[in-house]
Molecule: Fluoride riboswitch aptamer (crcB RNA motif)
Organism: Gammaproteobacteria bacterium
RNA sequence: UUCGCGACUGGAGAUGGCAUUCCUCCUACCGCCUUGUGGCUGAUGAUGCCUGCGAUCGC
Repeated sequence: UUCGCGACUGGAGAUGGCAUUCCUCCUACCGCCUUGUGGCUGAUGAUGCCUGCGAUCGC
C1' cells in the first nucleotide's frame, strides 16, 4: 500500500414528509424504451400513515 474478516458510527436507494432497521449497498444513488425535440411507470428498496396528482363509483 492492497485485499479479507469483525465491531461501532454515519450515509445512500429515479418526483414531497414522518415512522419501522425489515432488505441491499458504501461515494453507494441520480428509471425504462426509442432513429427521434418521441413514448411509458411510480411520490415506498419494502411496509404503514400524511400531502400532492390521477381513475372509478356514490352523496